[in-house]
RNA sequence: CAGGAUGUGGGGAAGUCUGGGAUCCCGCGUGCCUUGGGAGCACGAGAUCGUCGGUUCGAAUCCGACCGUCCUGA
Numbered sequence: 001c002a003g004g005a006u007g008u009g010g011g012g013a014a015g016u017c018u019g020g021g022a023u024c025c026c027g028c029g030u031g032c033c034u035u036g037g038g039a040g041c042a043c044g045a046g047a048u049c050g051u052c053g054g055u056u057c058g059a060a061u062c063c064g065a066c067c068g069u070c071c072u073g074a
Stems, first nucleotide, its partner, number of pairs: 001073007010026004020057001028044005050066005
C1' cells in the first nucleotide's frame, strides 16, 4: 500500500441478507425463600448498536468516508 473479517449494556453472543417492538446467557441491585450462605423464584437498573455524514415517514440493518482490532498478500 492492497484485499478480507470484525466493532451491539460490565463480560459473551444473536439480530444485518429481507429497514419498523433492541433480544438471550453470565454478571449487578432489590424482594421472597433459608438459622446464615448458596441454589431457586419474582422484579429492576444498565447499550441513542465504533465515529461522522447521506438515503428514507422510519436505519444496529442500506450507501459513503474515517477510526480501532485481527488475518492474508506485496